Source information:
This is a predicted structure of a 350-nucleotide part of an RNA (small-subunit ribosomal RNA, central domain) from an Elusimicrobiota bacterium. The coordinates come from a structure-prediction model, not an experiment, and the mean pLDDT is 88. The sequence was found in a public genome assembly. Rfam family: Bacterial small subunit ribosomal RNA. The organism belongs to Elusimicrobiota, within Bacteria.

[in-house]
Context: one part of a larger RNA
RNA sequence: CUAGGCGUAAAGCGUGGGCAGGCGGCUCGAUAAGUCUCUUGUGAAAGCCUUGGGCUUAACCCAGGGAGGCCAAGAGAUACUAUCGGGCUUGGAUGUGGGAGAGGAGACUGGAAUUCCCGGUGUAGCGGUGAAAUGCGUUGAUAUCGGGAGGAACACCAAUGGCGAAAGCAAGUCUCUGGACCACCAUCGACGCUCAUCCACGAAAGCUGGGGGAUCAAACAGGAUUAGAUACCCUGGUAGUCCCAGCCGUAAACGAUGCUCAUUAGGUAUGGGGGGUAUCGACCCCUCCCGUGCCGACGCUAACGCAUUAAAUGAGCCGCCUGGGGAGUACGGCCGCAAGGUUGAAACUC
Numbered sequence: 001c002u003a004g005g006c007g008u009a010a011a012g013c014g015u016g017g018g019c020a021g022g023c024g025g026c027u028c029g030a031u032a033a034g035u036c037u038c039u040u041g042u043g044a045a046a047g048c049c050u051u052g053g054g055c056u057u058a059a060c061c062c063a064g065g066g067a068g069g070c071c072a073a074g075a076g077a078u079a080c081u082a083u084c085g086g087g088c089u090u091g092g093a094u095g096u097g098g099g100a101g102a103g104g105a106g107a108c109u110g111g112a113a114u115u116c117c118c119g120g121u122g123u124a125g126c127g128g129u130g131a132a133a134u135g136c137g138u139u140g141a142u143a144u145c146g147g148g149a150g151g152a153a154c155a156c157c158a159a160u161g162g163c164g165a166a167a168g169c170a171a172g173u174c175u176c177u178g179g180a181c182c183a184c185c186a187u188c189g190a191c192g193c194u195c196a197u198c199c200a201c202g203a204a205a206g207c208u209g210g211g212g213g214a215u216c217a218a219a220c221a222g223g224a225u226u227a228g229a230u231a232c233c234c235u236g237g238u239a240g241u242c243c244c245a246g247c248c249g250u251a252a253a254c255g256a257u258g259c260u261c262a263u264u265a266g267g268u269a270u271g272g273g274g275g276g277u278a279u280c281g282a283c284c285c286c287u288c289c290c291g292u293g294c295c296g297a298c299g300c301u302a303a304c305g306c307a308u309u310a311a312a313u314g315a316g317c318c319g320c321c322u323g324g325g326g327a328g329u330a331c332g333g334c335c336g337c338a339a340g341g342u343u344g345a346a347a348c349u350c
Base pairs, nucleotide, nucleotide: 003322004321005320006319007304008303012318014201015200016199017198021194022193023192025088026087027086028085029084030083031082033081034080035077036076037075038074039073040072041071042069048066049065050064051063052062053061054060091191092188093187094186095184096183097182098181103177104176105175106174107173108172109171110154115149116148117147118146119145120144121143125136126135162169163168206247207246208245209244210243211242216240220236221235222234223233258317259316260315261314262313263312266295267294268293269292270291271290272289273288274287275286276285299306300305323350324349325348332343333342334341335340
């Protein structure tokens, strides 16, 4: 490079924005770069194809003819691609009117519970386990009532539910703010899709500085268990868990399924919106669009299964794979305060 692939066999970048690049709706005209045809030049010899000949044949050799190109010049064709110009509205965007939502940021507020402190009642136990012990308690615990402090998380509602690009988002109120959806079909007129490099976001843990510290709890200590027990169980307990600022940049970051567009039976449930029928009215019922699930036809699949939310049928663009181990290691580069991340081999071996 070609070919075949990427849900589970190796393989979809964690997610988005997006430059270059690749690809690109309907229609008219021009040009003729790509494309196609013809002519000319050139394409050494050998080789290749072919016709004939020479060694007894063949291989081999000789002679003639032909083919052979990302090549050059000229003449022509104009469907497609391209370029330029004009037009269109279906793709896309905007506008107007609506309703839905744990989407994001900040501020303020609330109740339940745990712990601690103070006071009251009260007395010998509490706690914990498979059973115990360590531990706590006559300096009065546990239990119970009242008061206070402080931090973190928000029961019920809650859903097979909603929102977000993903990570993720849940007490309440206010302020600021992003996106999607529906209706109208008013405006622009291809303005689109994808995207190497790049930029941004990115759970938890971890790191730096400052604060905070109720709970839980790596490390650690003790008690058990055990042959041992650097564990599982128990009593404690520090980082951390929380906030601010800055790093880190990884996960089974999963739907183990890249994004976009088009086409291809249905059934059922549910969230948001519109239209209709009906009604006193709400429902119910019919229907259109968007989302989230389940079950299934064709089709696909090695099977499992997927199946209008495709893993079906096609198109465009990107990423990735190419036997197991060695190894996501070594070396080098880049990034990082570090931890480490990213890129990423070989010898050898089966």